[in-house]
This is a predicted structure of a 1480-nucleotide RNA (small-subunit ribosomal RNA) from a metagenome.
The coordinates come from a structure-prediction model, not an experiment, and the mean pLDDT is 82.
RNAcentral holds the sequence, with entries from SILVA.

RNA sequence: AGAGUUUGAUCCUGGCUCAGGAUGAACGCUAGCGGGAGGCUUAACACAUGCAAGUCGAGGGGUAACAUUGUAGCUUGCUACAGAUGACGACCGGCGCACGGGUGCGUAACGCGUAUGCAACCUGCCUUAUACAGGGGGAUAGCCCGAAGAAAUUCGGAUUAAUACCCCAUGAUGUUAUUUAUUCGCAUGAAUAAAUAAUUAAAACUCCGGUGGUAUAAGAUGGGCAUGCGUGACAUUAGCUAGUUGGUACGGUAACGGCGUACCAAGGCAACGAUGUCUAGGGGUUCUGAGAGGAUGAUCCCCCACACUGGUACUGAGACACGGACCAGACUCCUACGGGAGGCAGCAGUGAGGAAUAUUGGUCAAUGGGCGCAAGCCUGAACCAGCCAUCCCGCGUGAAGGAUGACUGCCCUAUGGGUUGUAAACUUCUUUUCUAUAGGAAGAACACCACUUCGUGAAGUGGCUUGCCUGUACUAUAGGAAUAAGCAUCGGCUAACUCCGUGCCAGCAGCCGCGGUAAUACGGAGGAUGCAAGCGUUAUCCGGAUUUAUUGGGUUUAAAGGGUGCGUAGGCGGAAUUGUAAGUCAGUGGUGAAAUGCUGUAGCUUAACUAUAGCACUGCCAUUGAUACUGCAGUUCUUGAGUAUUGCUGAGGUAGGCGGAAUAUGUAAUGUAGCGGUGAAAUGCUUAGAUAUUACAUAGAACACCGAUUGCGAAGGCAGCUUACUAAGCAAUAACUGACGCUGAGGCACGAAAGCGAGGGUAGCGAACAGGAUUAGAUACCCUGGUAGUCCACGCCGUAAACGAUGAUCACUCGCUGUUGGCAAUACAUCGCCAGUGGCCAAGCGAAAGUUUUAAGUGAUCCACCUGGGGAGUACGCUCGCAAGAGUGAAACUCAAAGGAAUUGACGGGGGCCCGCACAAGCGGUGGAACAUGUGGUUUAAUUCGAUGAUACGCGAGGAACCUUACCUGGGCUUAAAUGUAGAUUGCAUUUAGUAGAAAUAUUAAUUUCCUUCGGGACUAUUUACAAGGUGCUGCAUGGUUGUCGUCAGCUCGUGCCGUGAGGUGUCGGGUUAAGUCCCAUUACGAGCGCAACCCUUAUCGUUAGUUGCCAUCAGUUCGGCUGGGGACUCUAACGAAACUGCCGGUGUAAACCGUGAGGAAGGUGGGGAUGACGUCAAAUCAGCACGGCCCUUAUGUCCAGGGCUACACACGUGUUACAAUGGCCAAUACAAAGGGCUGCUACCAGGCAACUGGAUGCAAAUCUCUAAAGUUGGUCUUAGUUCGGAUUGGAGUCUGCAACUCGACUCCAUGAAGCUGGAAUCGCUAGUAAUCGCGCAUCAGCCACGGCGCGGUGAAUACGUUCCCGGGCCUUGUGCACACCGCCCGUCAAGCCAUGGAAGUUUUGGGUACCUGAAGUCUGUAACCGCAAGGAGCGGCCUAGGGUAAACAAGAUAACUGGGGCUAAGUCGUAACAAGGUA
Repeated sequence: AGAGUUUGAUCCUGGCUCAGGAUGAACGCUAGCGGGAGGCUUAACACAUGCAAGUCGAGGGGUAACAUUGUAGCUUGCUACAGAUGACGACCGGCGCACGGGUGCGUAACGCGUAUGCAACCUGCCUUAUACAGGGGGAUAGCCCGAAGAAAUUCGGAUUAAUACCCCAUGAUGUUAUUUAUUCGCAUGAAUAAAUAAUUAAAACUCCGGUGGUAUAAGAUGGGCAUGCGUGACAUUAGCUAGUUGGUACGGUAACGGCGUACCAAGGCAACGAUGUCUAGGGGUUCUGAGAGGAUGAUCCCCCACACUGGUACUGAGACACGGACCAGACUCCUACGGGAGGCAGCAGUGAGGAAUAUUGGUCAAUGGGCGCAAGCCUGAACCAGCCAUCCCGCGUGAAGGAUGACUGCCCUAUGGGUUGUAAACUUCUUUUCUAUAGGAAGAACACCACUUCGUGAAGUGGCUUGCCUGUACUAUAGGAAUAAGCAUCGGCUAACUCCGUGCCAGCAGCCGCGGUAAUACGGAGGAUGCAAGCGUUAUCCGGAUUUAUUGGGUUUAAAGGGUGCGUAGGCGGAAUUGUAAGUCAGUGGUGAAAUGCUGUAGCUUAACUAUAGCACUGCCAUUGAUACUGCAGUUCUUGAGUAUUGCUGAGGUAGGCGGAAUAUGUAAUGUAGCGGUGAAAUGCUUAGAUAUUACAUAGAACACCGAUUGCGAAGGCAGCUUACUAAGCAAUAACUGACGCUGAGGCACGAAAGCGAGGGUAGCGAACAGGAUUAGAUACCCUGGUAGUCCACGCCGUAAACGAUGAUCACUCGCUGUUGGCAAUACAUCGCCAGUGGCCAAGCGAAAGUUUUAAGUGAUCCACCUGGGGAGUACGCUCGCAAGAGUGAAACUCAAAGGAAUUGACGGGGGCCCGCACAAGCGGUGGAACAUGUGGUUUAAUUCGAUGAUACGCGAGGAACCUUACCUGGGCUUAAAUGUAGAUUGCAUUUAGUAGAAAUAUUAAUUUCCUUCGGGACUAUUUACAAGGUGCUGCAUGGUUGUCGUCAGCUCGUGCCGUGAGGUGUCGGGUUAAGUCCCAUUACGAGCGCAACCCUUAUCGUUAGUUGCCAUCAGUUCGGCUGGGGACUCUAACGAAACUGCCGGUGUAAACCGUGAGGAAGGUGGGGAUGACGUCAAAUCAGCACGGCCCUUAUGUCCAGGGCUACACACGUGUUACAAUGGCCAAUACAAAGGGCUGCUACCAGGCAACUGGAUGCAAAUCUCUAAAGUUGGUCUUAGUUCGGAUUGGAGUCUGCAACUCGACUCCAUGAAGCUGGAAUCGCUAGUAAUCGCGCAUCAGCCACGGCGCGGUGAAUACGUUCCCGGGCCUUGUGCACACCGCCCGUCAAGCCAUGGAAGUUUUGGGUACCUGAAGUCUGUAACCGCAAGGAGCGGCCUAGGGUAAACAAGAUAACUGGGGCUAAGUCGUAACAAGGUA
């Protein structure tokens, strides 16, 4: 110090989350020791038991218990007696019990903190000073006797003491009152001195030293009261207050005071937050933080409050009293039912609550407290110990060496390597710790006694005595590595990785997220990382978070400027000068308790811890000084502001008058059949005369042209002309005032449209409504009507995307160019000044877009507003309103995002340009028929599997009768079928025949290998070792291959430049092209993959070559290039040539284009093919092959037979044949190319109607062979279901093959179905193309081939053109899409869950009010009773806790029913938004 998370990527805004530290903690796993700390945060809930406050005999009467002594009795160890002694129960009395200890209920307060004051006060014990202590009296507890009661306790009688109580005396410098004088004080007043009057004391004990008592004054200590300042939340709490505020008088108190009472006055507090509600003890501190802050208030210290709940007083120096009293209440306990007792928020402890917090311990040895002269007693204060890893600190669990890097484990690319790992074993060493033994502190000083100094209280010396902890800390010796390691994590953040299991399951998770068969994220293992006697988790606080921003944020578009103005309080404020000194600054003084913190030093072996010294405690108060700035007071100034005069400007406002055009209506006229409306129609109007045209009249509303980034206004807003009234702005002058200013919480006013009230008005338009259309629907868009409204006057409402999404004011900061109003100067060209209103741009700013003197720049002042999205501008409450509603304005719950700007794509029923058999123009088809073939579906034991929009469907399959074959049924086999390598053995093998069987197979009988160079080899079998097999799954784990966009023109890179960045530029622009083809221009310059070219073929020619091909010339001939011969030609097949916009003309800068151009076989890529960029579709294929993983192993392997893949109501695709005369049939006849051929093609001959068969010959092929049809010529048929068409069926055959039943092809005879050109729709094709005609080949025994792949023959029509459909390319634009429009996404309804609002009611709690009642108790009144008196009892009164009643209020809980909201893989209906989102 940052990091993760919104996106395809980017920058920003913004929330959420993490890493750090901390804790009185808790939980999980684990655990060796020591030191120091800490330990009911919850029920201020209830408490059994024990202890926590007593002491004094030197105050008293005394003697219950104990001891001593004495006496007496006697059973010589017991009883009785004696206050005689030590002592001492209970009692009277004194002091203490108001401290110490606990808790945090209450309390938002002078409670606390800090600083002051008391001239308004008190103070036991202690200290100092002065003075005093004389006399008298009556009781009472106890004890004794008696009584009541269960007890607690109470009552009666008799008797008694005091340092208990009372009376009298004495008395002051005391107190109170009055008067005088002096001094002082902010005031009331105080002090001193004097005088007068009134008034109050006492206690004894004694060891004779003293202690104690009374009064007064002073001190110290402790308290009381008052005041300034500071000290929570909520304004959805805005008004509160009758003893309330003040005065007078009296009372009361230690003391001031409405503290109380009576009377008088009407005040007092409050937006600088009164009152109310909720929460809370406050501070020193503690945690965190760089700090400022934020949070906190355990332990320790100070203050406060409380003691079962509420009230009350008594005693006392002090209490309204934790271990005192009285009363009331609740609760618990005892009881003989009549009555009584109690208060752990003291220390232990118990129950309960809770995630959770200890022993019913020891000692008064130290420190401290109470009493006492003291010894001493008491002390759960305190000091110690016990329990607990709760925290902090320290130590240890060994150290050194040790490699063939042992074994096991785990992993891998596995003959081996890596890791665990110097780790272990082993050797040597050490002994902190541990065990045993021995020694052994400090904490102790006091006190007491004696003595000395010296003088009455200290110091010293000596003696004697005191230790809970504790035989503890510590030390020594001996032994021996001996007694001692876990927890969490390992996807990123965040250090650390592999295997196995699981398979959106189980589970993980702080955030993002992981898991659907290869999970570094789940569970286990190995390994690693981090920390370590601990480690993790949870909870809470601060930090990070500058995410409440004083330090230190923002508001055009991300959340956020009020709709606008006026203006109150408040905040801020021009120039000069004088004074003051409040702020400010400086010095000094006081205080800021201690502890804590920091620094130094010291003590425990170190540290934690502790001690000590210093600093700090940032604060408050007082005082002295300074006077720049601010404030305050005074004086002056003119530049801010205002006034005045003159001039000008404008749709500024209000009220009135007037005008024309248009529209509608009415009347009259002309005139006749439609008008109107739409995408197209219809509703509507019209023969009762519309629409159209003309004239006149009436009505209401709005003001064309001018008119414009024009003008005016604070905003909303304002437009015909004119009048009246009125407001404003600007310019010029510099005459007047002299800071009069700016902003502005509350407040007041204005405030579009719509809406509301009541009254008018209503031409046009027009919510609602009606009708007509559209549509699946159409409560809409379109059309025809039409009410409210729109208009006027009055009154409300008070909101808008009230927007420049930009608050007001002031100052400053480069320029260019328009325009409105005004002024000045002229040389009549222009230029300058002020105020507005626009555009462009620099610096700057900004996340960017952008903004830029009209700032979103640089500064100043004031106001308003914001703090993640949703819930929600909702609910409740309040205010306003007639209502509608407006203003103010949450929470629960839920998500990890929501959002802004820009980028690249994709998309658009956005735009521009361009291309393509894309449309158009044509030709021929498909869709109708029959058949073939494939698919779906259905069926089946099986109908194996795959392919499924384009890009599946005559596809894998270039050939399913068996085989193929993967499917089904049945029967068999299990190192099993085949193969290879290496070794050994062997001649069982093999062959033949038989039986069973569907076969595989089983079994029986016979037989016993071949070659040999004799070394051996081949073959078969057996055996050993190694490697099984799977058309089972996953094409979403893959390789390879393929389809498609698309033979479309695109896709990228380097360097440079631009941008914060994603990215851009280049690749865009202007032309051109088939083309990102080329040219020009240009912050780009170049390059790569694509395009083109190079390759093959075809079209022309040449050269070479001349057999199997050819034959012009020559010769022969059986007339066949047959033979000789020839290379000329054709042809064959190798090498070359040729075409490049090269030439000409035109256009153009160029690229290029145009031309029936020339030449040429070919002309503008000549035709065709091969060739397929980056990528897209998780496209296809695990069944071609290969391959990871998973699965099966007497089976999902393998063998065999039969069946199936060929089924058949139906639907679709692709084809074939047709429907006929451009034809069918018959006869004759001509011309190819490219291929194939020995298990083959076969000439020729014969047979058969034919398929074919029987012979026979040539050819392993330019040699032999398989080979055309359409065409042409002639004939016939004559428009018909035919001499078209050939399906289907019957019969007879041929061929292949082990075998044609399921299930082959072909031939002949017979049969002769549908079909007469095909609906919506749809396909192919631009020239040797379509159409048409035949031929060949692969596969193959044969063939379901009408398919596929090739070959040649004949051989057209049309293209105006790019508006439209489809697809594509480039540029641009919008976007809420990025899985990218097959996208995204909204609302109702239905289902589940969650929190919440309303609600008839029900219920709980709280604090007040009114009335009734009213304990104890203080105060008060009081004739009868008691007392000598003081006084008391009793009775009455005031007040009050509590109780009761009543009506409201506030806050919760719950509720039939009801409202919306949120969330939830695959529900319903539509399609509102995002593109012009299809009505912006």